[in-house]
RNA sequence: CGAAGCACGUCGGACGCAUCCCGUAUAGUUCCGGGAAUAUGGCCCGGAUGUAUCUACCAGGCGACCGUAAAUCGCCCGACUACGAGAUGAAGUGCAUCUAGG
Numbered sequence: 001c002g003a004a005g006c007a008c009g010u011c012g013g014a015c016g017c018a019u020c021c022c023g024u025a026u027a028g029u030u031c032c033g034g035g036a037a038u039a040u041g042g043c044c045c046g047g048a049u050g051u052a053u054c055u056a057c058c059a060g061g062c063g064a065c066c067g068u069a070a071a072u073c074g075c076c077c078g079a080c081u082a083c084g085a086g087a088u089g090a091a092g093u094g095c096a097u098c099u100a101g102g
Stems, first nucleotide, its partner, number of pairs: 001101001005095004017089004022084004026056001030048006041066002050057001058078001060076005
C1' cells in the first nucleotide's frame, strides 16, 4: 500500500527422457586353436577379424553334402548395440480464507 489470492504445473520455445520409425555401421561376417556329434548328426569353449563405433557376432526353418569319417555348404527368416534424423507422449494439483502477500 490494500485486493483476493499464493505455490507447483499447463500453454510457447530449447534441452533431456520414453516409445515408434528411418538412416549410418556390419556382410548378425571372416580366419584360427582345442573339444564334441555322426545320415534320428552336423554342435561346444576360447582367440582374433571387420566398423572414423561401444557392444554383438547368434536362433530357427528348408535344401545340399558327408556311407560312419572329419569336415561342413547354400538359401530364407528373426535382433541387439552405437551414433544421427523424424514422429508421438497427462492439464491440472495442492495450500490459504483476514492472515497471507506485495
A computed fold for a 102-nucleotide RNA from a Ktedonobacteria bacterium, annotated as Purine riboswitch aptamer. It was read from a public genome assembly, where an Rfam model found it. NCBI's taxonomy places the organism under Bacteria, Bacillati, Chloroflexota, Ktedonobacteria. Its Rfam family is "Purine riboswitch aptamer". Rfam describes the family as follows. Riboswitches are metabolite binding domains within certain messenger RNAs that serve as precision sensors for their corresponding targets.